[in-house]
RNA sequence: UUUAUUCACUAGGGGAGUCUGACGACUGAGACGCGGAACCGAUCCGCGGACCCUUGGAACCUGAUCUGGGUGAUGCCAGCGUAGGGAAGUGGAUGGAACCCGAC
Numbered sequence: 001u002u003u004a005u006u007c008a009c010u011a012g013g014g015g016a017g018u019c020u021g022a023c024g025a026c027u028g029a030g031a032c033g034c035g036g037a038a039c040c041g042a043u044c045c046g047c048g049g050a051c052c053c054u055u056g057g058a059a060c061c062u063g064a065u066c067u068g069g070g071u072g073a074u075g076c077c078a079g080c081g082u083a084g085g086g087a088a089g090u091g092g093a094u095g096g097a098a099c100c101c102g103a104c
Base pairs, nucleotide, nucleotide: 001097002096003095004094005093006092007091008090009089010088011054012053013052014051017026018025019024032048033047034046035045036044037043060085061084062083066079067078068077069076
């Protein structure tokens, strides 16, 4: 100098579903809390916390009221997907490689 793994800091991005209204249950890293609005359906908004992700980017959004399978039900699983979008910088540790310098 470069590279792999990993950690920290700062900054930023993101979702919170299904049964079902509650207990409880399912998937998941995450399905939480508080406040406000709406008012007979069950929705919307704000704040906070936890969690995940940040260009080597499947965190997340769109396509999608999509397709196949499965479930009590759901993005539950798979496809779509080499699709279209999507938020980055700094420093440390350990290992590898190349080069340079010095000592013996």